[in-house]
């Protein structure tokens, strides 16, 4: 210098003027993010349900160990796969518990099976019978692989090595790794199909919840005024009156109403307050740990809107592009809404550190 790998930082700066939200008597102070986003996980908090426990159902998680309030997150390992390498990727338990599935092609896709071929026998021949699974062919996948022996041809049929299963030992907390012995060796794949096993899980959510509290309707109490007709009186009965029965009108039927006013109680709609900004908080020193992270001490207070503030203009500078220059244009993704830990997704550009492979020079 070229090509790459991993980790991380910033996300234009300063000032003036005008304006907005919040706090404060005032002076004055504070005012978006790394993702505020998606609302996908986990928690805090709140209400509801519930005597405790277990089982079943449903949902989730799934190598091992650790971190954490908790997690499906993170850290450190293991195994498998990829890369020359730095390093990257993996829902990574169980397929002899059971059920189902494996397109097309192919003889056969799983209690097996035999298209071509090979070998032997019969037959003049065509062909037939038996053996075989080495070879060919099909497929994403074909019943351990390579070699030697063996055989009519073959075959774990026998042997060596590799692979696999079992047992023992050693190392490791463990996943697992290594070694030895042993078994000719098995029913292939797939569980992000059902399922089995282990573990975890009450439900709803700040529009949770709490408080204050207009008006109207409906409820209760007291007082005042009034009482259509009938029946001794009073009526919730009958008649009369009013209303509803989905375009309008009439009739019938059914149902409903049949007092008004004032005050108070109660209720809690509009609205207001709270929840709601001191928290698993941030920063720094030290200590422990490989690390995730944890502990001690010190310092700081850092948005709180609700038809919803966080903006605009100017000047100087920074970066990029264009231009001889003067200068012009541009500076991403995106906007809090109860809070916190994660994940995922979006993001112009700039920068830092460590490492790998290659090349050149010294």
């Nucleotide at each position: 210098c070229c090509a790459g790998a991993g980790a991380g930082u910033c996300g234009g700066a300063u000032g003036a003027c005008c304006g907005c939200g919040g706090g404060g008597c005032a002076a004055c102070c504070c005012g978006a993010g790394g993702a505020a986003a998606g609302u996908c996980c986990g928690g805090g908090c709140u209400c509801c349900a519930u005597g405790g426990g277990a089982a079943c159902a449903c949902g989730g998680u799934g190598c091992c160990g650790g971190a954490u309030a908790a997690c499906g997150u993170c850290c450190g390992g293991c195994g498998a796969g990829g890369g020359c390498g730095a390093c990257c990727u993996c829902a990574g338990g169980g397929a002899a518990a059971g059920u189902g599935c494996c397109a097309c092609a192919g003889a056969a896709a799983a209690u097996a099976u035999a298209c071509c071929g090979c070998u032997c026998c019969c037959g003049c021949a065509a062909g037939g019978g038996a053996g075989u699974a080495a070879g060919g062919g099909u497929g994403a996948a074909a019943u351990g692989g390579u070699g030697c022996g063996g055989u009519a041809a073959g075959a774990g049929c026998g042997c060596a090595c590799c692979g696999c299963g079992g047992c023992u030992c050693u190392g490791g907390c463990a996943a697992c790794a290594g070694a030895g012995c042993u078994g000719g060796c098995a029913g292939g794949g797939a569980a992000a199909a059902c399922c089995c096993c282990a573990c975890c899980g009450g439900g709803a959510g700040c529009a949770a919840g709490g408080c204050c509290a207009a008006a109207u309707a409906g409820g209760g109490a007291a007082g005042g005024c009034a009482c259509g007709u009938g029946u001794c009186a009073g009526a919730c009965c009958a008649c009369a009156g009013g209303g509803u029965u989905c375009g309008u009108u009439c009739u019938c039927a059914a149902c409903c109403c049949c007092g008004c006013c004032u005050u108070c109680c109660g209720g809690g709609u509009c609205g207001g307050c709270u929840g709601c900004a001191u928290g698993a908080a941030g920063c720094g020193u030290c200590a422990g740990g490989c690390g995730a992270c944890u502990g001690c001490c010190g310092c700081u207070c850092c948005a709180g809107a609700u038809g919803a503030a966080u903006g605009g203009u100017c000047a100087u500078c920074c970066c990029g592009u264009c231009g001889c220059a003067a200068g012009a244009c541009g500076g991403a993704c995106a906007g809090a809404a109860c809070c916190c830990g994660g994940c995922u997704u979006a993001c112009a550009g700039a920068c830092u550190c460590u490492c790998u492979g290659g090349u050149u020079u010294u």
Predicted 3D model of a 362-nucleotide RNA (Bacterial RNase P class A) from a Pseudomonadota bacterium. The source organism's lineage runs through Bacteria, Pseudomonadati and Pseudomonadota. The gene name in the source record is rnpB. The RNAcentral record of the sequence draws on ENA. Rfam family: Bacterial RNase P class A. By type it is a ribozyme. The coordinates come from a structure-prediction model, not an experiment, and the mean pLDDT is 75.